[in-house]
This is a predicted structure of a 72-nucleotide RNA (transfer RNA) from a Candidatus Hydrothermia bacterium.
The source organism's lineage runs through Bacteria, Pseudomonadati, Caldifarciminota and Caldifarciminia.
It matches the Rfam family "tRNA". Rfam describes the family as follows. Transfer RNA (tRNA) molecules are approximately 80 nucleotides in length. The family's RNA type in Rfam is transfer RNA.
The coordinates come from a structure-prediction model, not an experiment, and the mean pLDDT is 81.
RNA sequence: GCUCCCAUCGUCUAAAGGCUAGGACACCACUCUUUCAAGGUGGAGGUGGGGGUUCGAGUCCCCCUGGGAGCA
Numbered sequence: 001g002c003u004c005c006c007a008u009c010g011u012c013u014a015a016a017g018g019c020u021a022g023g024a025c026a027c028c029a030c031u032c033u034u035u036c037a038a039g040g041u042g043g044a045g046g047u048g049g050g051g052g053u054u055c056g057a058g059u060c061c062c063c064c065u066g067g068g069a070g071c072a
Stems, first nucleotide, its partner, number of pairs: 001071007010025004018055001027043005048064005
């Protein structure tokens, strides 16, 4: 330099173009307990950035950024 793959809550991971973006762990509050842990109930928290297509984009297209693989 060329080709390809990946990017979603703190972490891991779902989501045939039609959801209010879901779950687990972690975190916070309450509850239970003499206390802690475990358990129960509830809560906060996310689509890397910019354009495009579409009635509708996490999902499709382009560019950029970051990571990875192969070739040279």